[in-house]
Context: one part of a larger RNA
RNA sequence: CUAGGCAUAAAGGGCACGUGGGCGGUGAAUUGGGUUGAAAGUGAAAGUUGUCAAAAACUGGCAGACUGCUCUCGAAACCAAUUCACUUGAGUGAGACAGAAGAGAGUGGAAUUUCAUAUGUAGGGGUGAAAUCCAGAGAUUUAUGAAGGAACGCCAAAAGCAAAGGCAGCUCUCUAGGUCCCCACUAACAUUGGGGUGCGAAAGCAUAGGGAGCAAAUGGGAUUAGAUACCCUGGUAGUCCAUAUCAUAAACGAUGAGUGUUUGCCCUUGGUCUACGCAGAUCAAGGGCCUAAUUAGCACGUGAAACACUCCACCUAGGGAGUACGGUCUCAAGAUCGAAACUU
Numbered sequence: 001c002u003a004g005g006c007a008u009a010a011a012g013g014g015c016a017c018g019u020g021g022g023c024g025g026u027g028a029a030u031u032g033g034g035u036u037g038a039a040a041g042u043g044a045a046a047g048u049u050g051u052c053a054a055a056a057a058c059u060g061g062c063a064g065a066c067u068g069c070u071c072u073c074g075a076a077a078c079c080a081a082u083u084c085a086c087u088u089g090a091g092u093g094a095g096a097c098a099g100a101a102g103a104g105a106g107u108g109g110a111a112u113u114u115c116a117u118a119u120g121u122a123g124g125g126g127u128g129a130a131a132u133c134c135a136g137a138g139a140u141u142u143a144u145g146a147a148g149g150a151a152c153g154c155c156a157a158a159a160g161c162a163a164a165g166g167c168a169g170c171u172c173u174c175u176a177g178g179u180c181c182c183c184a185c186u187a188a189c190a191u192u193g194g195g196g197u198g199c200g201a202a203a204g205c206a207u208a209g210g211g212a213g214c215a216a217a218u219g220g221g222a223u224u225a226g227a228u229a230c231c232c233u234g235g236u237a238g239u240c241c242a243u244a245u246c247a248u249a250a251a252c253g254a255u256g257a258g259u260g261u262u263u264g265c266c267c268u269u270g271g272u273c274u275a276c277g278c279a280g281a282u283c284a285a286g287g288g289c290c291u292a293a294u295u296a297g298c299a300c301g302u303g304a305a306a307c308a309c310u311c312c313a314c315c316u317a318g319g320g321a322g323u324a325c326g327g328u329c330u331c332a333a334g335a336u337c338g339a340a341a342c343u344u
Stems, first nucleotide, its partner, number of pairs: 003316003008297001012312001014199004021192002025086007033079002035075004040070003048064005089189001090186003093182001095180003101175007108152001113147006123134002160167002204245001206243002209240001213239002218234004256311006264289011294299001317344003326337004
């Protein structure tokens, strides 16, 4: 490279936007670059095929082909190009709707902790059992008040929203996307997307704040043969906020994006229409079963892992190894691209 693959065996990029590129609706007209038909020229020799040849080999004669290229005359279905149209793909618009979608600001109650005052006296706390620990300098408990930080009980759901990461007290402002319906407008504007750009949990890093609870590190008490652990009592970074940075996760549906076609049943969410008693019809979305098909099996099964098409990423025995070297990026930690020897 070809071929076969990519849920679980090696293999889908964490996710999007989008440049080049690839690929791409319907009906006409024109052109004739690709395509295709015919004729001619050319296509050295060797080689090859046939034959001379009933001379097998070697040697030799003759003829053909050599699927190519050039030129001339045609064809117009397809690809391509140009022009004119179309509306079903795509988008815009009118009218509705749902939502923890995002950013900023304000605000609320419960609880933990601490402090103050009052009450009140001997324990409290913790565990399998204990001890460290707190407490006569008055704890625990109870009541009132205050401070401060973080998270939002019930509602709550297989629910909803978002490209993914993710998103939940309440209110306001700003911003984005979606669905339904009308069928008004544009007229293929679509799709995928190497490089590129942006977003990207947690932890970490930098600076300035904040610090209630929890809690890596760490002190102590236990357990144990030991216990650098599990359990208990303390406790610092951190967790929170702002601005930068990092760019990784079992970033998972272990399933790339888009389009079309294919049995049925049940439930839920948001619309529209018909009904007005259950219900029925139709879109979009989320769950549970299942036929055919697929699959090594498990399973999947109209939201496919079925049947097809387009484009991209990736895989090619286990280890060595996501290591070394080198390049790029980063404040660092590290990230990214990524071997070989050797060995089984």

The part of an RNA shown here (small-subunit ribosomal RNA, central domain) has 344 nucleotides and comes from Erythroxylum domingense. It matches the Rfam family "Bacterial small subunit ribosomal RNA". The RNAcentral record of the full RNA draws on SILVA. Lineage of the source: Eukaryota > Viridiplantae > Streptophyta > Pentapetalae > Erythroxylum.